[in-house]
RNA sequence: UGGAAUAGCUCAGCUGGUAGAGCAACGCCCUCGUAACGCGUAGGUCGCAGGUUCGAAUCCUGUUUCCAG
Numbered sequence: 001u002g003g004a005a006u007a008g009c010u011c012a013g014c015u016g017g018u019a020g021a022g023c024a025a026c027g028c029c030c031u032c033g034u035a036a037c038g039c040g041u042a043g044g045u046c047g048c049a050g051g052u053u054c055g056a057a058u059c060c061u062g063u064u065u066c067c068a069g
Base pairs, nucleotide, nucleotide: 001068002067003066004065005064008023009022010021011020017054025041026040027039028038047063048062049061050060051059
């Protein structure tokens, strides 16, 4: 100097308009039973602090951690 930080994990989120997927967890179904398949539920003040805006994960500033130079 550049990039990354969003659910337990891996990641989306296209120019600002109430945040999603897969896996995992839990429940149901199925089975003699377990797993798998199928159905459903829960789970996130978007690293932190400010600013702009009617409205910020998104734009601006500072800052923390990690990666690369």